[in-house]
Context: one part of a larger RNA
RNA sequence: UCCCGGUUAAGGAACUCGGCACGAAUGACCCCGUAACUUCGGGAAAAGGGGUGCUCGCUGGGGUGAAGCCCAUACGGGUGGAGCAUCUGGCGAGUCGCAGCAAAGAGGCCCAGGCGACUGUUUAACAAAAACACAGGUCGGUGCGAACGCGAAACAGCGGACGUAUACCGGCUGACACCUGCCCAGUGCUGGAAGGUUAAGGGGAGAGGUGCAAGCCUUGAACCGAAGCCCCAGUAAACGGCGGCCGUAACUAUAACGGUCCUAAGGUAGCGAAAUUCCUUGUCGGGUAAGUUCCGACCCGCACGAAAGGUAGAACGAUCUGGGCGCUGUCUCAACCGGGAGCUCG
Numbered sequence: 001u002c003c004c005g006g007u008u009a010a011g012g013a014a015c016u017c018g019g020c021a022c023g024a025a026u027g028a029c030c031c032c033g034u035a036a037c038u039u040c041g042g043g044a045a046a047a048g049g050g051g052u053g054c055u056c057g058c059u060g061g062g063g064u065g066a067a068g069c070c071c072a073u074a075c076g077g078g079u080g081g082a083g084c085a086u087c088u089g090g091c092g093a094g095u096c097g098c099a100g101c102a103a104a105g106a107g108g109c110c111c112a113g114g115c116g117a118c119u120g121u122u123u124a125a126c127a128a129a130a131a132c133a134c135a136g137g138u139c140g141g142u143g144c145g146a147a148c149g150c151g152a153a154a155c156a157g158c159g160g161a162c163g164u165a166u167a168c169c170g171g172c173u174g175a176c177a178c179c180u181g182c183c184c185a186g187u188g189c190u191g192g193a194a195g196g197u198u199a200a201g202g203g204g205a206g207a208g209g210u211g212c213a214a215g216c217c218u219u220g221a222a223c224c225g226a227a228g229c230c231c232c233a234g235u236a237a238a239c240g241g242c243g244g245c246c247g248u249a250a251c252u253a254u255a256a257c258g259g260u261c262c263u264a265a266g267g268u269a270g271c272g273a274a275a276u277u278c279c280u281u282g283u284c285g286g287g288u289a290a291g292u293u294c295c296g297a298c299c300c301g302c303a304c305g306a307a308a309g310g311u312a313g314a315a316c317g318a319u320c321u322g323g324g325c326g327c328u329g330u331c332u333c334a335a336c337c338g339g340g341a342g343c344u345c346g
Stems, first nucleotide, its partner, number of pairs: 001341008010332002014330001019327001028052005037042001039175001053095009063084002068079004096100001108325007115317002120132002136173007148159003177311003181242003186239002188235005195230003201224002206219005243261005270304001271301001282298005
């Protein structure tokens, strides 16, 4: 000096990205008392207080239940309350100690916000989460030898299911509450006995070769020919999308208003410097002596926005963020104690 264990004056987060870290503190039981908010269940052990040993006295309750008395004659019943005990409370007084759940074991708490409703699940061995799942919502498929899946199987077999549309399969969303706007031009999907295009095939007008010929061999126009595509519709909780410029009010500023161009339609409600904001430590307010974080607002949203859901929200969380009380060797700043390593030989 390092490692492990222990204690610490005064201060008490000044440490640090961050109270990380072990630790410190809280801790049992009884009594009192408990807020906002809330889905009325909860939040709650909220928070915050008080008590606890031993001795004596008084007293309540529970257990057992004698004598006596009554009914009665069954070794029964009722009443009655003495006595007994290592049962359990209450009140009062006294008493000892620094300390009485005397040791050990045994929640730290509060405020505000983000995300996810919740209990669950996950990267066996760096990630437990705001990721996955989830009840619930919605869309689509499937009429049964179902769709779908497994399988070498264009007719096996099996699951689905000994189920049957309130069923099963797939996609998205993700409790509950309030809601979920506009666009079908493009792409996709669904529907459409017309029309256009169109393969094999059908069809054979004709043409050619050869032959004396019958014939044989080539070639071949109309026309008839599916699905698909074109075309016509529907459909966004399908893939997706949801504008620009100029002017205008009696201070200024701003623009309810007007003009114009473009579009399939030009972002509604709600939210908003946000897990989204570049400029940006935006501006104002709060908290601090001092606050790029945090909370509340504002809205010029670089580049929120409605089931790749929007907004709220009690409860829940080894979640993330900011603040506070308590408490501490995290620190000022280190000291001491116990054990080990470090040094030498091997």
Model confidence (mean pLDDT): 86 of 100. Predicted 3D model of a 346-nucleotide part of an RNA (large-subunit ribosomal RNA, domain IV) from Microcoleus sp. F6_B6. Rfam family: Bacterial large subunit ribosomal RNA. The full RNA is in RNAcentral, with records from ENA. The organism belongs to Microcoleus, within Bacteria.